RNA sequence: GCGGGAGUAGCUCAGCUGGCAGAGCGUUAGCCUUCCAAGCUAUCGGUCGCGGGUUCGAUUCCCGUCUCCCGCU
Numbered sequence: 001g002c003g004g005g006a007g008u009a010g011c012u013c014a015g016c017u018g019g020c021a022g023a024g025c026g027u028u029a030g031c032c033u034u035c036c037a038a039g040c041u042a043u044c045g046g047u048c049g050c051g052g053g054u055u056c057g058a059u060u061c062c063c064g065u066c067u068c069c070c071g072c073u
Base pairs, nucleotide, nucleotide: 001072002071003070004069005068006067007066010025011024012023013022019056026044028042029041030040031039049065050064051063052062053061
């Protein structure tokens, strides 16, 4: 230099068929319990790496760019 993959909540990840951004773990509060753990309920949560384009509408499609991983030269 070229090609491929990944980047989404504090963590691990789903959502890629363009149409309200989600799950588990976690935080906080409550219930339960003599207390703790476990369990149950609620709650807190996001510039979807960044910039631009297409579109009525973009996490999703297109272009550029940054970081990490793999391969080729």

A computed fold for a 73-nucleotide RNA from an Acidobacteriota bacterium, annotated as transfer RNA. It matches the Rfam family "tRNA". The family's RNA type in Rfam is transfer RNA.